[in-house]
Context: one part of a larger RNA
Molecule: large-subunit ribosomal RNA, domain VI
Organism: Geosporobacter ferrireducens
RNA sequence: CGCAGGAAAUUUGAGAGGAGCUGUCCUUAGUACGAGAGGACCGGGAUGGACGUACCUCUGGUGUAUCAGUUGUUCCGCCAGGAGCACGGCUGAGUAGCUAUGUACGGACGGGAUAAGCGCUGAAGGCAUCUAAGCGCGAAGCCCCCCUCAAGAUUAGAUUUCCCAUCCGCAAGGAGUAAGACCCCAGAUAGACUAUCUGGUUGAUAGGUCGGAGGUGUAAGGGCAGUAAUGUCUUCAGCUGACCGAUACUAAUAGGUCGAGGA
Numbered sequence: 001c002g003c004a005g006g007a008a009a010u011u012u013g014a015g016a017g018g019a020g021c022u023g024u025c026c027u028u029a030g031u032a033c034g035a036g037a038g039g040a041c042c043g044g045g046a047u048g049g050a051c052g053u054a055c056c057u058c059u060g061g062u063g064u065a066u067c068a069g070u071u072g073u074u075c076c077g078c079c080a081g082g083a084g085c086a087c088g089g090c091u092g093a094g095u096a097g098c099u100a101u102g103u104a105c106g107g108a109c110g111g112g113a114u115a116a117g118c119g120c121u122g123a124a125g126g127c128a129u130c131u132a133a134g135c136g137c138g139a140a141g142c143c144c145c146c147c148u149c150a151a152g153a154u155u156a157g158a159u160u161u162c163c164c165a166u167c168c169g170c171a172a173g174g175a176g177u178a179a180g181a182c183c184c185c186a187g188a189u190a191g192a193c194u195a196u197c198u199g200g201u202u203g204a205u206a207g208g209u210c211g212g213a214g215g216u217g218u219a220a221g222g223g224c225a226g227u228a229a230u231g232u233c234u235u236c237a238g239c240u241g242a243c244c245g246a247u248a249c250u251a252a253u254a255g256g257u258c259g260a261g262g263a
Stems, first nucleotide, its partner, number of pairs: 001152001005163007015149004021049007033038001051106005059100004066093005071086006110144003117137004164262001166175003180258004184200005205251003208247005214240003221234005
C1' cells in the first nucleotide's frame, strides 16, 4: 500500500514445512518343521539405542553486583573492624537465569488408493487363462491421520463485538471527531534495532521498603576460659543479585498526533 466505511478480537485452511529409524529380551513354543543338530511364521508383552521437541522438579554445570575462609601489600591515625589492588587475588559453597550428561514426551494406531506379487469370475480361443470387460487382497513407500506455519490464498475467506451518518465546499476534496490506535513514559514472559508482550495514578510496570523462600554458615560488639594463639556464650546468628508476595515512598506526570461518513 492492498483486501471498497473505520476498528478490536476469535478463527477456517488453499498451500508449505516437520516427523517417519531401530535393537534386545519374554511369551506363543522347544510348538510347526526336521532323522537329528537345530528351530520358526503369525500374534501378545517388556525394555533399550540413536534422533527430535519441551522443560529445570530431581542429578549436575555455570553463576565477574551472593556468602564465608585466607595470602601479600596500600590506606582508613593506632587496636579492633574494614576498603582498594594482586586472573573475581586465591580457595570452598551457591539463588535466579541459561543449560545436559538431567526430567518428560514423540515415531504410533487407524483409513484410502496402489507396487511387485497372490487371487475370483471370465472370454477372444466350446478347453485353459489373475485380464481383454469386471471384482478382491497386498508394502517402512504414496494420500490422509500427528506437529508447526499459514488469507498478499490479489480467488486477499468466515464469525463476534464496537463506532456512527458531523462541519466547510458546486464538486474534487478538506476539517474536527467516534470506536480505536500511536507518539511519549515504567518495564519484561520479549529483544541487535525494530517488533512482541505487561503496565501508565480508576495504577503493583520498575525501583525502594517490608515479609518470605533459597544461599552462605554462627556477624559485629560484649561476657567468660586461657599467658597467648584460640575456644565458648549471646547466635540455626549476621549478611544476602536476579526468586515469591505485600506496600503508592520514587518514577510511569502533563500533553500531543492519527483515526469513519461508507466509489